[in-house]
Context: one part of a larger RNA
């Protein structure tokens, strides 16, 4: 100093959140390139660029469905069905459903009725209290009869008479479920080599534990860990048709079920239907749009050939909600691997979307490794200093912050050889010098055995000579 990680600030009444991000999802828009061995319908495609939009998923959903059966029954999502029907310059090629088998499962709410012996209904403030985006409360003030509650939803339903089950709310304690966290298997034994033992040799130990890392070189047994364990204990949070257990609420309530010559509303510029675009396998038309025609209620829509009659058959559109089972190159959080090992592997193991390039869109690199430990070289001495020269650390400095090995072209120095026809290259010769083995010879070591010539230490004696002493004697 850069990168990274935590903070601060300034602003700010409540309320809102336009904008980032997008891997999955959703709605619109909307091509070519390709392939048809050429092109233009076709195809690539209801793709991709774009533009809007939300969630942990989205979206889609309780039938105006599927069939045509002895019928089924919400949507999603595998697998068959099927590369099948259909569609196509019927050329390339495009291409579903129904059933059956499984994942997962779950229903339900509005408008449309006179509570009409009484709007019962909701909110803004403020105040108080609580288990706190929010709940109960109180006071004032608003919305609202041009409808706010209750009651009802086609599977039904009101009303009336009858009969009968069933019950709500707040807390504690524990279970369940998520999540965090806790734990005593056994050698630092001898001997060795090395700087360090986890190596080697020996002798022992524990094993539901001999995965892994770590630590001065290969450590079940030093250390963290691994295994008992989908187990046990402890802690803390949502939720909960578990179990117990404490306070509380009983209305002429609420559910349920049966009876009736009682009564019974169901979504319009919407259905459809004509004509154009477009779309689909949907083919006298499968979705969707634009214009233009425009309904009904014993109605209305479907029943894969238009159209008429007639019958059967299913559903109930033109208003809403909704968990799972499914997706997910984005985020957050985890495991793992017959993947790659600094030109691989993401560009990016490093201060990388950085340094740098470019007016901008945009492009876009290189670059790990001392050593076990910084013990990173104290002091001398030369020199302004950088650098040397001793010295000193270290197992090692030929490991020196240019640092592990340190290959090759290639560059300098030391050597050695050569030197008319460039240099190189073939073959054959001779020489030099290294390197490796056979002989033989010398030399050491070790081990058996021999020998006392020779040496070596030493003993006893003899001679010779030199100090010393008067001498014997001593050295």
């Nucleotide at each position: 100093u850069g990168g990274u990680c935590u903070g601060a600030a300034a602003u700010c009444g409540a309320g809102c959140a336009a904008g980032a991000a997008a891997a999955c999802c959703c709605g619109c828009u909307g091509a070519a390139c390709u392939u048809a061995a050429g092109c233009a319908u076709a195809u690539c495609a209801a793709u991709a660029a774009g533009c809007g939009g939300a969630g942990g998923a989205a979206a889609a959903g309780a039938a105006a469905c599927u069939a045509a059966c002895a019928a089924g029954g919400a949507u999603u999502c595998c697998c068959c069905u099927a590369g099948u029907a259909a569609c196509g310059g019927c050329g390339a090629g495009u291409g579903a459903a129904g059933c059956g088998g499984g994942a997962a499962u779950a229903g339900c709410u509005c408008a449309a009725a006179u509570u009409u012996g009484a709007a019962a209904u909701c909110u803004c403030a403020u105040g108080c209290g609580c288990u706190a985006a929010g709940c109960g409360u109180a006071u004032u003030a608003g919305a609202a009869u041009u409808g706010u509650a209750g009651u009802u939803u086609a599977g039904a339903g009101a009303a009336a008479c009858g009969u009968u089950u069933u019950c709500g709310g707040a807390g504690g304690u524990u279970g369940c479920u998520u999540g965090g966290g806790u734990a005593u298997a056994a050698g630092u034994c001898c001997u060795u080599u090395g700087g360090a033992a986890a190596g080697a040799g020996g002798c022992a130990u524990c094993a539901u534990a001999g995965a892994g890392g770590g630590u001065g070189a290969g450590a079940a047994u030093c250390c963290c860990g691994u295994u008992u364990a989908u187990g046990a204990c402890c802690c803390a949070a949502u939720g909960u048709u578990g179990a117990c257990u404490u306070c509380u609420a009983u209305g002429u309530g609420a559910u349920a079920c049966g009876u009736u010559u009682u009564c019974c509303a169901a979504g319009a510029g919407u259905c459809a239907g004509g004509u154009a675009g477009u779309u689909u396998g949907g083919g006298a038309u499968u979705g969707c749009u634009g214009c233009c025609u425009a309904a009904a209620a014993u109605g209305g829509g479907u029943g894969g050939u238009a159209a008429a009659u007639a019958c059967c058959a299913u559903c109930u559109a033109a208003a809403g909600c909704u968990a799972a089972a499914u997706a997910u190159u984005g985020g957050c959080g985890a495991g793992a691997g017959a993947c790659c090992g600094a030109u691989a592997g993401c560009g990016a193991a490093c201060a990388a979307g950085u340094a740098c390039c470019g007016u901008g869109a945009g492009g876009g690199a290189a670059a790990g490794a001392u050593g076990a430990a910084a013990a990173g070289a104290a002091c001398u001495u030369u020199g302004a200093a950088a650098a040397g020269a001793g010295a000193g650390u270290u197992a090692a400095a030929c490991a020196g912050u240019a640092c592990g090995u340190g290959a090759a072209a290639u560059u300098g120095c030391c050597a050695a050889a050569a030197g008319g026809g460039a240099a190189a290259c073939g073959c054959u010769u001779g020489g030099a010098a290294c390197c490796a083995g056979u002989a033989u010879u010398g030399c050491c070591u070790c081990c058996a055995g021999g020998u006392a010539a020779u040496c070596a230490a030493g003993u006893a004696c003899a001679c010779g000579u030199c100090c010393u002493g008067a001498a014997a004697g001593g050295g």
This is a predicted structure of a 475-nucleotide part of an RNA (large-subunit ribosomal RNA, domain I) from Powellomyces hirtus. The full RNA is in RNAcentral, with records from Rfam. The source organism's lineage runs through Eukaryota, Chytridiomycota, Spizellomycetales, Powellomycetaceae and Powellomyces. Its mean pLDDT, the model's own confidence on a scale to 100, is 80. Its Rfam family is "Eukaryotic large subunit ribosomal RNA". The family has 88 seed sequences and 107,465 matches in Rfam 15.1.